């Protein structure tokens, strides 16, 4: 290098501005958000100018939270198109759509709650084999 074990720490963003009403960040104009891993022709960095490493996806293939259920597993649970480029693209560049648990309350992606929480998973230290 890698494997294994232990610790420690990181781990989710958002309705400006306006209508309408007794009352609405919940309706109605607009508006603002997008967890981890996979993958990618873009980007950036090494240099041998030819490779290598890192790097973008809310709508692709998973996981996770929520709900439901077991001794454990399990189940559920939302959304994308066309064109360009090309060896390859639902990921890159245009452009139009379109999705977002429960619970409370004038009907909620965003306001309160559970949650100073749990977790996909990340980054480091420490032993051991080796």
């Nucleotide at each position: 290098a890698u494997u294994c074990a232990u610790c420690u720490u990181c781990g989710g963003g958002g309705c400006a501005g306006g209508g309408u009403g007794u009352a609405a960040u919940u309706c109605c104009c607009g508006a603002c958000c997008g967890g981890c891993g996979g993958u990618a022709g873009u980007a950036g960095a090494a240099u041998u100018u030819a490779u290598u490493c890192u790097u973008a996806a809310g709508c692709c293939c998973g996981c996770g939270a929520g709900c439901c259920g077991u001794a454990a597993a399990g189940g559920u649970u939302g959304a994308u198109u066309u064109g360009g480029u090309u060896a390859a693209a639902u990921u890159c560049c245009a452009a139009a759509g379109c999705c977002g648990a429960c619970a409370g309350u004038a009907a909620a992606g965003u306001c309160u709650g559970g949650a100073u929480g749990g977790g996909a998973g990340a980054a480091g230290g420490u032993g051991a084999a080796g």